[in-house]
RNA sequence: CGUUGAUAAAGGCAAAUUCGUCGAAAGGCGAAGACGCAAAGCCAUCGGUCUAAGGGUUGAUCCUACGAUUGCGAGGUUGCCGGA
Numbered sequence: 001c002g003u004u005g006a007u008a009a010a011g012g013c014a015a016a017u018u019c020g021u022c023g024a025a026a027g028g029c030g031a032a033g034a035c036g037c038a039a040a041g042c043c044a045u046c047g048g049u050c051u052a053a054g055g056g057u058u059g060a061u062c063c064u065a066c067g068a069u070u071g072c073g074a075g076g077u078u079g080c081c082g083g084a
Stems, first nucleotide, its partner, number of pairs: 004082002012037002017032006035071001041077003045074003048069003054064003
């Protein structure tokens, strides 16, 4: 340096839920809280999934992302430690 991840060490992040707040919603942000995570650090590039304000359509209704999800999968990129 690369691959790799252990009954190691130092640490890190924070699910559900509750309260507040933004948003049409999905969901985001802050506080409390820990289900878990070797990238559960970052990026919306590809696929999947969620929502449908607006737009289209209808007898009922249904369709649609420029919105969201990186803790859905893949990819890119950066990083701690070193038993093997």